[in-house]
RNA sequence: UGGGGGAUAGUUUAACGGUAGAACUCUCGGCUCUGGACCGGGCAGUCGUGGUUCGAAUCCACGUCCCCCAG
Numbered sequence: 001u002g003g004g005g006g007a008u009a010g011u012u013u014a015a016c017g018g019u020a021g022a023a024c025u026c027u028c029g030g031c032u033c034u035g036g037a038c039c040g041g042g043c044a045g046u047c048g049u050g051g052u053u054c055g056a057a058u059c060c061a062c063g064u065c066c067c068c069c070a071g
Base pairs, nucleotide, nucleotide: 001070002069003068004067005066006065007064010024011023012022013021018054026042027041028040029039030038047063048062049061050060051059
């Protein structure tokens, strides 16, 4: 420099263009002699800026960062 892939919660990972889910963590409560085990509840997220659309995490353009291949 060229080509390909990726960016969603503190972490990992889902989501035919139509309410963004789950697990772990954290937190509150229960249970317990105590507890980090078990049970119930809660907080928290779409990389940035535009565009298309009634509606965008999803499609398009540009940008940033990461990974792979080639030179």
Overview: Predicted 3D model of a 71-nucleotide RNA (transfer RNA) from a Holosporaceae bacterium. Lineage of the source: Bacteria > Pseudomonadati > Alphaproteobacteria > Holosporales > Holosporaceae. The sequence was found in a public genome assembly. Its mean pLDDT, the model's own confidence on a scale to 100, is 82. Rfam family: tRNA. By type it is a transfer RNA.